[in-house]
RNA sequence: AGUGUGGAGUAGUGUGAGAUUUUUGGAAACAGAAGUUUUAGUCUGCUUUACUC
Numbered sequence: 001a002g003u004g005u006g007g008a009g010u011a012g013u014g015u016g017a018g019a020u021u022u023u024u025g026g027a028a029a030c031a032g033a034a035g036u037u038u039u040a041g042u043c044u045g046c047u048u049u050a051c052u053c
Stems, first nucleotide, its partner, number of pairs: 002053001004051009015040011
């Protein structure tokens, strides 16, 4: 220097669940649309670290 695997940090991606706000229809029940937020997975990039060859 190369190779593969694991840990930590970070950025992005997309999915599930919870909370909440706005809005449309409706007498209500309820249904539709948009936003914010919490949390758990998926995938990808970067940094760092340990190990294999």